[in-house]
RNA sequence: GCCACUUUAGCUCAGUUGGUAGAGCAGUCCCUUCGUAAGGGAAAGGUCUCCGGUUCGAGUCCGGAAAGUGGCU
Numbered sequence: 001g002c003c004a005c006u007u008u009a010g011c012u013c014a015g016u017u018g019g020u021a022g023a024g025c026a027g028u029c030c031c032u033u034c035g036u037a038a039g040g041g042a043a044a045g046g047u048c049u050c051c052g053g054u055u056c057g058a059g060u061c062c063g064g065a066a067a068g069u070g071g072c073u
Stems, first nucleotide, its partner, number of pairs: 001072007010025004019056001028042004049065005
């Protein structure tokens, strides 16, 4: 220098044919217990890496940039 893939909650990851975003774990609160662990329940937590475009509407489609991983030279 070229090619491919990845980027979504604190962490690990889903998200179909574009229709307004979820799970598990962690943290918080509650129940249960003499108490702790385990178990059960609830609420909270997001500028979907960034910039632009298409569209009535973009995590999703298109272009560019950045970071990371792998490969080739």